[in-house]
């Protein structure tokens, strides 16, 4: 620098339900765990989704940019 383990300490939180926000897509708390090594953070590129539309949502679609913890092996 790479890797990403039946390793160690921790971290987060899909569906699903309870409340509040919004026209929606969705978001936010609390429970809960399908899962995740960037399932921190940014809508820069493409995708999808909502809106009559201006315009929004999605970072747990994917690729980017940035920041990080541990580390069997190489």
């Nucleotide at each position: 620098a790479a890797u990403g383990a039946c390793a160690a300490g921790g971290c987060c939180a899909a569906a699903c339900c309870u409340u509040c926000c919004g026209u929606a897509a969705g978001g936010a708390u609390g429970g809960g765990a399908c899962g995740g090594a960037a399932a921190g953070c940014c809508a820069c590129g493409g995708g999808u989704c909502u809106u009559a539309a201006u315009a929004g949502a999605u970072a747990g679609c994917c690729g980017g940019g940035u920041u990080g913890c541990c580390u069997c092996u190489u």